[in-house]
RNA sequence: AACCGAGAAAGGCAAACCAAUCGCAAGAUUGGGACGCAAAGCGUUGAGUCCGCGUCGUACGCACACGGAUUGUCGCGCUGCCUAG
Repeated sequence: AACCGAGAAAGGCAAACCAAUCGCAAGAUUGGGACGCAAAGCGUUGAGUCCGCGUCGUACGCACACGGAUUGUCGCGCUGCCUAG
């Protein structure tokens, strides 16, 4: 130094749930709260999942088009703390 990642240290993030606000919804923001996380940092017009609306259809489901949500579902790109073995 590289790969790996410890019953290590310092620091960091914050699921479910609760409250308030926003949204038709998926969900989001803030505060509380910690299940977890070595990239749970940033980006993503990659895939997946979910919501709304329309079309097809007797109808359910599925499919397709459009508009959204999610990166803590996975992948990819960029950056980054620590060092026992």

Notes: A computed fold for an 85-nucleotide RNA from a Phycisphaerae bacterium, annotated as c-di-GMP-I riboswitch aptamer. The model forms 90% of the base pairs in the Rfam consensus. NCBI's taxonomy places the organism under Bacteria, Pseudomonadati, Planctomycetota, Phycisphaerae. The sequence was found by an Rfam model in a public genome assembly.